RNA sequence: UUAGAGUUUGAUCCUGGCUCAGGAUGAACGCUGGCGGCGUGCUUAACACAUGCAAGUCGAACGGACCUGUACUGAAACCUAGUGAUUUACAGGUUAGUGGCGGACGGGUGAGUAACGCGUGGAAAACCUGCCCUGCACUGGGGGACAACAGCCGGAAACGGCUGCUAAUACCGCAUAGGCGCACAGCCCUGCAUGGGGCGGUGUGGAAAGUAAUACGGUGCAGGAUGGGCUCGCGUCUGAUUAGCUGGUUGGCGGGGCAACGGCCCACCAAGGCGACGAUCAGUAGCCGACCUGAGAGGGUGAUCGGCCACAUUGGGACUGAGACACGGUCCAAACUCCUACGGGAGGCAGCAGUGGGGAAUAUUGGGCAAUGGAGGAAACUCUGACCCAGCAACGCCGCGUGAAUGAUGAAGGUCUUCGGAUUGUAAAGCUCUUUUCUAAGGGAAGAAGAAAGUGACGGUACCCUUAAGAAUAAGCCUCGGCUAACUACGUGCCCAGCAGCCGCGGUAAUACCGUAGGAGGCAAGCGUUAUCCGGAAUGGACUGGGCGUAAAAGGGGUGCGUAGGUGGUUUGACAAGUUGGUAGCGUAACUCCGGGGCUCAACCUCGGCAGUACUACCAAAACUGUUGGACUUGAGUGCAGGAGGGGCAAAUGGAAUUCCUAGUGUAGCGGUGGAAUGCGUAGAUUUUAGGAGGAACACCAGUGGCGAAGGCGAUUUGCUGGACUGUAACUGACACUGAGGCACGAAAGCGUGGGGAGCAAACAGGAUUAGAUACCCUGGUAGUCCACGCAGUAAACGAUGAAUACUAGGUGUAGGGGGGAUGGACUCCCUCUGUGCCGCCGCUAACGCAUUAAGUAUUCCGCCUGGGGACUACGGCCGCAAGGUUGAAACUCAAAGAAAUUGACGGGGACCCGCACAAGCAGCGGAGCAUGUGGUUUAAUUCGACGCAACGCGAAAAACCUUACCAGGCCUUGACAUCGAGUGAAAGUCCAAGAGAUUGGACCCUCCUUCGGGACACGAAGACAGGUGCUGCAUGGUUGUCGUCAGCUCGUGUCGUGAGAUGUUAGGUUAAGUCCUGCAACGAGCGCAACCCCUACAGCCAGUAGCCAGCAGGUAAAGCUGGGCACCCUGGCGGGACAGCCUGGGAUAACCAGGAGGAAGGCGGGGACGACGUCAAAUCAUCAUGCCCCUUAUGGCCGGGGCUACACACGUGCUACAAUGGCGUAAACAGAGGGAAGCGAGAUAGCGAUAUUAAGCGAAGCCCAAAAAUAACGCCUCAGUUCAGAUUGCAGCCUGCAACUCGGCUGCAUGAAGCCGGAAUCGCUAGUAAUCGCGGAUCAGAAUGCCGCGGUGAAUACGUUCCCGGGUCUUGUACUCACCGCCCGUCA
Repeated sequence: UUAGAGUUUGAUCCUGGCUCAGGAUGAACGCUGGCGGCGUGCUUAACACAUGCAAGUCGAACGGACCUGUACUGAAACCUAGUGAUUUACAGGUUAGUGGCGGACGGGUGAGUAACGCGUGGAAAACCUGCCCUGCACUGGGGGACAACAGCCGGAAACGGCUGCUAAUACCGCAUAGGCGCACAGCCCUGCAUGGGGCGGUGUGGAAAGUAAUACGGUGCAGGAUGGGCUCGCGUCUGAUUAGCUGGUUGGCGGGGCAACGGCCCACCAAGGCGACGAUCAGUAGCCGACCUGAGAGGGUGAUCGGCCACAUUGGGACUGAGACACGGUCCAAACUCCUACGGGAGGCAGCAGUGGGGAAUAUUGGGCAAUGGAGGAAACUCUGACCCAGCAACGCCGCGUGAAUGAUGAAGGUCUUCGGAUUGUAAAGCUCUUUUCUAAGGGAAGAAGAAAGUGACGGUACCCUUAAGAAUAAGCCUCGGCUAACUACGUGCCCAGCAGCCGCGGUAAUACCGUAGGAGGCAAGCGUUAUCCGGAAUGGACUGGGCGUAAAAGGGGUGCGUAGGUGGUUUGACAAGUUGGUAGCGUAACUCCGGGGCUCAACCUCGGCAGUACUACCAAAACUGUUGGACUUGAGUGCAGGAGGGGCAAAUGGAAUUCCUAGUGUAGCGGUGGAAUGCGUAGAUUUUAGGAGGAACACCAGUGGCGAAGGCGAUUUGCUGGACUGUAACUGACACUGAGGCACGAAAGCGUGGGGAGCAAACAGGAUUAGAUACCCUGGUAGUCCACGCAGUAAACGAUGAAUACUAGGUGUAGGGGGGAUGGACUCCCUCUGUGCCGCCGCUAACGCAUUAAGUAUUCCGCCUGGGGACUACGGCCGCAAGGUUGAAACUCAAAGAAAUUGACGGGGACCCGCACAAGCAGCGGAGCAUGUGGUUUAAUUCGACGCAACGCGAAAAACCUUACCAGGCCUUGACAUCGAGUGAAAGUCCAAGAGAUUGGACCCUCCUUCGGGACACGAAGACAGGUGCUGCAUGGUUGUCGUCAGCUCGUGUCGUGAGAUGUUAGGUUAAGUCCUGCAACGAGCGCAACCCCUACAGCCAGUAGCCAGCAGGUAAAGCUGGGCACCCUGGCGGGACAGCCUGGGAUAACCAGGAGGAAGGCGGGGACGACGUCAAAUCAUCAUGCCCCUUAUGGCCGGGGCUACACACGUGCUACAAUGGCGUAAACAGAGGGAAGCGAGAUAGCGAUAUUAAGCGAAGCCCAAAAAUAACGCCUCAGUUCAGAUUGCAGCCUGCAACUCGGCUGCAUGAAGCCGGAAUCGCUAGUAAUCGCGGAUCAGAAUGCCGCGGUGAAUACGUUCCCGGGUCUUGUACUCACCGCCCGUCA
């Protein structure tokens, strides 16, 4: 002492990038700001600098000069008090010069430097060292100068020149000197080498300084200490798109030079030296102790403090000196600045302050030498911008405060609200207390030492104590969608404005914008943002700790050979390089850590300790690696004996076929395609026969068979030649593996030169196809394809899988060889080696899959990868004749790109199945007229909604007024309607008047209930509120359509899978059906299917009026008309009946299917109701309900009128027709289901008729509507715009209704349009169905060709599932999942 999260998807797992949470900073910016302590503060322009200061000191080295004092001397003058020129001596002070020491330290900066510069450890037998310390010895005697000074001269100045004088611890000889130096020869000892040490000999050389002084000095030698120079091992950034560099270069010999070694320099000689273990070149950079981060290993940094180095405007040089090639010295050159009398001079803040400039950005022209330290001095002392302090800055770290306790009515106010409340919130107020801080006053340090005394810049500061007053003087910043702690309201809302670290918010209900408000969270004198570093990232290097079949990456360029290098079989001996253990040295201090101590604590300071990889030295061990000696045979190789093979190269030969040529035969076509055309052919093609020419390729054999390193290799024969395999065990004895560079081989296309050219065939031409068709198809056709020799060097050169070795279950093919058993042999069986396939355990893998031919388990070596795009690109290098190849970036941009698998959806994928889906039929629509709906247009308004199927005879089962929502106009404003409180007492109704009416005025009338409080009802006034068919169906509930009455949709448990998920639900049958059966890692269950419900088809039982009438009786013109009856029909209740129950056959002895019998009905008998999980942001805010928004003398309400009925046109749905299967007329027949009181209305009468008048019956199995029609019978019409068809129009009427003008229906007479069966296209229907015929009902005063029902008559066809449409199941592919109306590419804007 190791933490993760968000983001690729519909979901999953993996790979992989991006982003966040942490820590840090010499920081900056924004908002804010009470105090103190300790630190820190130009990271940029090594840019330029005004001004002041930063290195001087010594008079105890010296000569002067000046000043002062004392003591002498004493001119002149005054005039005797002295003043005092001058002279001498002494003392004190000052100091320009000579001289000494110091200016090489201290202080600054990081430009340069990739280097022995730095770090670390060594070495010197190759060195120096002032001041300091120790020891020994000495300090004798002389000499000559130069400053200062004086005089003269030059110059603007800076600064000089000449003459003359002078001192010294300045300078120079002489003496003396050894254990000092040098030269030469000798002896002894010693070292890894050059060498070193000692002894003694000869020759020779070299010192000194004084001062008044006990004191300080001076000289020589030796040693020490300190400091430094040189040198060596190791370590020390990036780039190979920098691969070669080097002439004093590398070495030698001899010199010179240096403190010292050395090409450091020179002459001569040799030709070396460095480099893939990265030289040279280029870029960047002061290095380290340390600091930041990290679990660590690491990574990043090199501010402050400490060590080293380098530099001092830029470049170069030396002098002096112990020490410099010298920050505040000198010389030269350059740039810049300043002065100038133009001749010439002066300067160097990267010292401390400070200025300008640059910049996001960094302080005072402060105080003091009191302390620490330094220089000089004997010392006093002087100097010291080193240093100690103060000032400025929240720049950092640390500490303190902004009050504490109590205080519920949970005050007021605010905010939100579902209106109840919640929250702000013990927060406040109030009450009690305290005074850190601040303010004022008083006292007041340590830092100062070895004794005494003296000495404090900070500073009357810190601190503490005392006193005073009073909560008094002191809180902000950021955030609140997820990551990530913390939410609401309003505003905004043309995805606008904007936010954003990533994902992502914003298009009218934004917890994500902006702002306000309230609330909350975090930190706090700070808080955020930006920048940078480390971390997380095990993600650009993975040592710890990654990978490469498909994600990026496995082959260097596809393959081989092989160099360097790396790695290496068995056994034995030696050594000790690696390795392991031990000891010692070094690893400065500071820092980190641990334990103490001191500031009230802490930061900070301080003491002690631990640790410190590495490096160095020594000792020990000998297992492993290594080195070396010996041995071995199993790795590897050789020999011998065999067989297999499209292995390679060269030469020769062969037949089939295509094409062409010649000749014959022969006639109109051939060819080609989906269909055609271009093309060829009467100048004779195609076809056919014979002969010939030429080139290329080698049918069958032929095989997930063979060979080769890969590319690749296929007729036959011959020659040459490589490799592998089997057997044997004679030979060698580790000779091996891999392999950066290198060398060689290397499909196709391509290039060069020369040949060759039959077929095929880029380009090209023509014909088609097509919207186009620079394509696919067709007819032609050139390079090329072929050969020889060169080049090129790439491919999905793939097993997308590097080579080698060993080990790890099996099964089954196949190719080559060997052995064995049995056998006479064929055949068959077993074992084994090598190759090549399939299946499959363990194990591995994200999964798919791999699995003795590994993607398993291990080892060795090489190559390669590090998000997607940009980019198999650019530039540069190399190669190439070129084409191009190889090596190979960056800017910029995105938050992904991607792998595998899963669920769906989709496919002009596959298999199976179904449906009036097609087909087979029948009847239509589309053409006409009309009706109706819609679009469009028009309009004051033509209210609104519905828009593929699934809007359009739809909402609307009824627009003349009303409806009504629309328009113009006239009116009302608590309202036409609801609730609430107070007051009044009428109100309603009837009549009259005005008005289009709403409304207004007047007259009449004049209340009901009551528990006596009041209530009902109404009025006028004020207010809460009403009202809205106003918006949003994309805020909703409810309801509905649709896929679809399609057979599906799910769950529990179990199992499988890391997981999404799968299984079940798949499979074989079967069904209308996920219906049933069988099988099965599934077993069960639910919603659906079916059944249960209703109608209908048969019979029975019960019941019998209003229905019925067989039998009995009565009776009429006729008649269930009557008695009677309930048998029949019928009505309406109950149960029955049909179940694959029976037979035969099929099927698996199943489910079930086919046929048959019986039966009214037969294989769910026919029809209805019934609609799974879900889809379409499907429809509806105008049925209703409802959130939000909007209107409130109007977007509400009332009224009369108008409109919804418009009309060039387009579409949908219908009706009627176009006629003879018809029309008309006459007289006859047969239903079902309904409706009826403000109703249905018989009958009668009138009318041509609609209808009217009158009126019976019936609240209905009773009466009425009510005539059914098609049909059948008879008659007429005779194919025509008609005796078809009926539009339109005129006239006359009827009905409903306040009212038929806009705008109703019906009737009569008259009028008599289009239309003679309908283009492309398209709809319905499978049996009591289509078609056809009429009847009824709802709505309704009236007004259906629509809608909903009812019955009558009553067909045709279905071979079949190829195709169209829709659907279901399984499977397959997918870059789709908003799901093919998808995704996506290019161009343009």

The RNA shown here (small-subunit ribosomal RNA) has 1389 nucleotides and comes from an uncultured bacterium. It matches the Rfam family "Bacterial small subunit ribosomal RNA". The coordinates come from a structure-prediction model, not an experiment, and the mean pLDDT is 82.